[in-house]
Molecule: transfer RNA
Organism: bacterium
RNA sequence: GUCAGGGUAGCUCAGCUGGUUAGAGCACGGGAUUCAUAACCCCGAGGUCGGCGGUUCAAGUCCGCCCCUUGACA
Numbered sequence: 001g002u003c004a005g006g007g008u009a010g011c012u013c014a015g016c017u018g019g020u021u022a023g024a025g026c027a028c029g030g031g032a033u034u035c036a037u038a039a040c041c042c043c044g045a046g047g048u049c050g051g052c053g054g055u056u057c058a059a060g061u062c063c064g065c066c067c068c069u070u071g072a073c074a
Stems, first nucleotide, its partner, number of pairs: 001073007010026004019057001028044004050066005
């Protein structure tokens, strides 16, 4: 340099063909339970969906450019 995959919560990841509340597990905070701790159970907080622009009534999802990352080739 070329091609392909990935970037969504603190971490690991879902999110199908664009459709109206953006989710799960772990972690974190509170509660319940226990003599107490752990585990289990209930509740809660936490997001510019990598960035900018475009298409659309509507974009995490489609298009363009850029950034980061993984792999292959040269």